[in-house]
Parts: sequence; C1' cells; structure tokens
RNA sequence: GGAGUAUCACAAACGAUCGCUGCCGGCACGCCAAACGGCUUGCCGGUGGAGGAAAGUCCGGGCUCCAUAGGGCAGGACGCUGGAUAACGUCCAGUAGGUGCGAACCUCAGGCGAGUGCCACAGAAACAAACCGCCGGCCUAACCGCCGGUAAGGGUGAAAAGGUGGGGUAAGAGCCCACCAGUCGCAGGGUGACCUGCGGGCUAGGUAAACCCCGUCCGGAGCAAGACCGAAUAGGGGGGGAUGAGGCGGCCCGCUGACCCCCGGGUACGGUCGCUCGAACUCGGGCGCAAGUCCGAGUCAAGAUAAAUGAUCGUUCAAGACAGAACCCGGCUUACGGGAUACUCCCCAA
Repeated sequence: GGAGUAUCACAAACGAUCGCUGCCGGCACGCCAAACGGCUUGCCGGUGGAGGAAAGUCCGGGCUCCAUAGGGCAGGACGCUGGAUAACGUCCAGUAGGUGCGAACCUCAGGCGAGUGCCACAGAAACAAACCGCCGGCCUAACCGCCGGUAAGGGUGAAAAGGUGGGGUAAGAGCCCACCAGUCGCAGGGUGACCUGCGGGCUAGGUAAACCCCGUCCGGAGCAAGACCGAAUAGGGGGGGAUGAGGCGGCCCGCUGACCCCCGGGUACGGUCGCUCGAACUCGGGCGCAAGUCCGAGUCAAGAUAAAUGAUCGUUCAAGACAGAACCCGGCUUACGGGAUACUCCCCAA
C1' cells in the first nucleotide's frame, strides 16, 4: 500500500429572522362561583419538539376487555448443550458437522434399532436382490442347456448391503486378521451437548422442509383495546328467553346469569382519560469469559388527532446517505452514509 474479518459509536456544525406544536409563568376580555378559585379566547415571555432504522408488521412481552383464563380435544410454533431474560423463533458461551490460506463465518442440528408411506429414469434388485460374471455338479467329444454355490469383478443408478490391504476358498464372502469408519458396552474427564481410552460383534441404504412419534410452549381479541362525560330521545310493532337469552370469536365441558334479535324512528359522529416515568437512560462500583445482573448517585428526553417538528439567509467543513413518531417496550429483517478500534492474508521498503 492492497484485500478482508469482527466490534463500536455517530448521523454536518454554528448564528439570525419568520412560522407550527406540547407544557409552564404572567397579563387582558368574557363566563361560572358568596368566596377561595376554576374555565374559554387572545397576547407576551420561558422551555421541550423524530430514528438507528421511527420502516416491514415477522416473532416475543407489557397494558386493556372478555372467567383472576379453568379442564379436554383439535390446531399451531419451536427442537444440539448450558446460561441470560418479563418473554422469545432473540442474545451469550460452548459441542458436533461444514466453509475459508487465515482473522472468522454458516447450520431448516430431536427421532427412519416405533409404525406407515415414498425413492423418478435406468437397473435383475431401492431392502434383504442375482442380469452378465466366477465356481462346483449333471449331460456332452465340445459348445449349448439344467441344478446348486457365490457376491470379489462388470453393468444401471443420486444412492447397491462398511472401506483398504492380506490370509483363506472350488469360487467367494467380516469367513479370519491388521488399520480406518460407524455403532454398542465399560472406564476416565466434563453441569451438559460431547471428548479420550479399552473391549466386543458386523447386525442396521436414504427421506421426518413425508405422515407420524417424543419433548417444551401457546385461551381469544386488540388503543378503532377500554373507561367516562356531553348531546338527543319516544315511545311503537314483531320474534326468542330461567325447560337458560346473551357472553367467554375453532369444538366440547365448564363458568357467568337477563336480556337478546329484527322492523321503523330520533340525536350525534363531539370532548376528556387511556398517553407516555419506563423490564427507561447516564455514570461509578461489585459479580460473571460473556449475554447480563445487583447496588449507589444523577437525569426527565415529542405526545399530536387532520395530525407540529418547518422555511429563508449567512459562515465553516471532510459538502451531508437511508429516511418521518401515532399505546409502549425487547428482538429480528430490510434500506443506508462516512468513520474508529482490534485482528487476518498478500505485496513493497528498511
């Protein structure tokens, strides 16, 4: 100098002017009230005003209502081990397998020694097979043929009944032996996945992103949840209902217990709360390899509802990417700019 890997933080800065919006304070008019005081509107001043992804709405939770969400079936999700967490399909640390020269990264990583299914084409055979071949026997002069043995070699296939070598045999074969691989047993190590060593047999193809089995978890709906106020009013007709309406949004049980549905009519489509202080953030210390957790101190940082967070000008620089909150958090994924640190590989120079 080049090419990479991992992690981290940032998200142009400053000033002026004019606007928008939440809150606080003051003043003025008006209204309510006996008063204290409260409210509407306007003005002035102060102060807060998007993100790392606010996005996709893909997971997990809080919160709200329905039984404090209870039992079963069905259904769904997840799936190496240990830990973290409110929880997770997330994260951390490992194991095994794989990729890369490497830093590192990836894994849809339970079970096919429960059962069932499937394995195209080719092939004799896709699970326990024999087409060619090899060997033995019968027949024959010989070939052919028939019977039997075998699975080394050939052929087919993505995959053919452990691999290589030797012994052995009529020919062969884990039939026997050595090494390797897998598996089982024992011993040792590890919390565990698993690893190491010794010994035994050679039985056992693949597929669960096929049904299925095993284990763990899951009630439903969602802030248009839900609660309150205001406005309007009127009553009527029909049907069902304690022999159980309606509700618990798959079904059954179970729970609850008086209203429910239709026709036609009236008022309104307004306001307040929920709403932002929270598994919050920053710093320090303890514990932990880490994710994280505990303790102490400090901080308050948008809350709108047709929806604000903007516009113009000036200065500076490395010249500014992706992009806009709508109940709130934890993740994942996707979009995207320049940078820092540590490490790896290659080249050059001393």

A computed fold for a 350-nucleotide RNA from a Synergistales bacterium, annotated as Bacterial RNase P class A.
It matches the Rfam family "Bacterial RNase P class A". By type it is a ribozyme. Rfam links the family to the GO terms tRNA processing, ribonuclease P activity and dimeric ribonuclease P complex.
RNAcentral holds the sequence, with entries from ENA.
The source organism's lineage runs through Bacteria, Thermotogati, Synergistota, Synergistia and Synergistales.
The coordinates come from a structure-prediction model, not an experiment, and the mean pLDDT is 78.
A source record names the gene rnpB.